[in-house]
Molecule: transfer RNA
Organism: Synergistaceae bacterium
RNA sequence: GCCGGUGUAGCUCAGUCGGUAGAGCAGCUGACUUGUAAUCAGCAGGUCGGAGGUUCGAAUCCCCUUGCCGGCU
Repeated sequence: GCCGGUGUAGCUCAGUCGGUAGAGCAGCUGACUUGUAAUCAGCAGGUCGGAGGUUCGAAUCCCCUUGCCGGCU
């Protein structure tokens, strides 16, 4: 230099054919318990790596760029 994959909540990951973002764990509150753990109920937490474009509408499509991983030279 070229090619491929990947980046979404604190962490690990879903998200189909574009219709406005979810789960588990972790956190907080409450119930239960003599108390803790476990269990149950609820709450909070992300404008989806960044910029631009298409569209009524973009995590998703197009272009540029960037972090990480792998391959080729």